[in-house]
């Protein structure tokens, strides 16, 4: 990095230090956030429950929920909205993101 599967309207910071003008993945249009500090890095907190682990039930295979120690992830706005393909539309696909798997 290709492929496969699952998930993406819920939830969680007015935190600290540094940086200093951009940011909401990229492009276009819109909308919005930003010097009352964007972004990025580190620290601390939190959410969630994909993987590991633990506890529960079961003779076992296994089962549903529980815990949140470990590995990720996430912590403005529906993946901010629309765009391209299908559909009258709701919606689906594609794309993207994350996890697991995987050659």
């Nucleotide at each position: 990095c290709a492929g496969u599967c699952a998930u993406g309207a819920a939830g969680a910071g007015a935190g600290g230090c540094g940086u200093g003008a951009g940011g909401g993945u990229a492009c276009u249009g819109g909308c919005c956030c930003g010097c009352u500090g964007a972004u990025c890095g580190c620290c601390c907190g939190g959410c969630a429950a994909c993987c590991u682990g633990g506890a529960u039930c079961g003779a076992a295979a296994g089962a549903g929920g529980c815990c949140a120690a470990g590995g990720u992830g996430c912590u403005a706005c529906u993946g901010c909205c629309a765009g391209c393909c299908c559909g009258c539309g709701a919606g689906g696909g594609a794309c993207c993101a994350u996890g697991a798997u995987g050659g």
Molecule: SAM riboswitch aptamer (S box leader)
Organism: Pseudomonadota bacterium